Predicted 3D model of a 133-nucleotide part of an RNA (small-subunit ribosomal RNA, 3' minor domain) from a Minisyncoccota bacterium. RNAcentral holds the full RNA, with entries from ENA and SILVA. Rfam family: Bacterial small subunit ribosomal RNA. Its family is annotated with structural constituent of ribosome and ribosome in the Gene Ontology. Lineage of the source: Bacteria > Bacillati > Minisyncoccota.
Context: one part of a larger RNA
């Protein structure tokens, strides 16, 4: 390699991460109540040599019951990122042939269109009034 240019989205092939996610696995701490060994300690019998046998307090395991929290797995369903020579338009970049954008609402295969309002980061032409030379 310079409009035969450059570029947007849909759709279609592939790939690759990441989140959402019914469910169903597993782990962690803690919380409510139930139970409650063994032992200290205390209370009563009963015997007295060291004992016995019975409440009780505090407890480890354990059991129930809502939920916190971590991860594992996952039907599904949405978007992303990429990737010479798909498809369908041609939004944008020249005034891009309807100037363009930004915030709205509504429509729309897709880029996107239409109102409303703002911006100039718009280009051309025309006229007219001030000023200066």
């Nucleotide at each position: 390699c310079a409009c035969c240019g450059c570029c947007c989205g849909u759709c279609a092939a592939g790939u690759c991460a990441a989140g959402g996610g019914a469910g169903c696995c597993g782990g962690g701490a803690a919380u409510a109540c139930c139970c409650g060994a063994a032992g200290u300690c205390u209370c009563c019998g009963c015997a007295u040599a060291u004992g016995u046998g019975g409440g009780g307090c505090c407890u480890a395991a354990g059991g129930u019951a809502a939920g916190c929290u971590c991860g594992g797995u996952g039907a599904c369903a949405g978007g992303g990122a990429c990737u010479a020579a798909g498809u369908c338009g041609u939004a944008a970049c020249a005034a891009g042939g309807c100037a363009c954008g930004g915030c709205u609402a509504g429509c729309g295969g897709a880029a996107g269109c239409u109102g409303g309002u703002c911006g100039u980061g718009g280009a051309a032409u025309a006229a007219u009034u001030c000023a200066a030379u």